[in-house]
The RNA shown here (transfer RNA) has 72 nucleotides and comes from Plectus sambesii. The coordinates come from a structure-prediction model, not an experiment, and the mean pLDDT is 83. The sequence is in RNAcentral, with records from Rfam. It matches the Rfam family "tRNA". Rfam classes the family as a transfer RNA.
RNA sequence: GCUUCUUUAGCUCAGUGGUAGAGCGCCUGUCUAGUAAACAGGAGGUCGUUGGUUCGAUCCCAGCACGAAGCA
Numbered sequence: 001g002c003u004u005c006u007u008u009a010g011c012u013c014a015g016u017g018g019u020a021g022a023g024c025g026c027c028u029g030u031c032u033a034g035u036a037a038a039c040a041g042g043a044g045g046u047c048g049u050u051g052g053u054u055c056g057a058u059c060c061c062a063g064c065a066c067g068a069a070g071c072a
Stems, first nucleotide, its partner, number of pairs: 001071005007065001010024004018055001026042005048064005
């Protein structure tokens, strides 16, 4: 330099065009002498970024950026 893949909550990951979700973690409450566990509830997201297509984009297309693999 070229090709392919990845980027979504603190972490690990779903989500194939119509209001963004789960597990774990975090916070609060119940329970306990207390802690943990269990149960109930809650907070937390410019979906990497800039454009394009579309009535509408996390999703489709292009560029750029970070990361991974391969080729040279």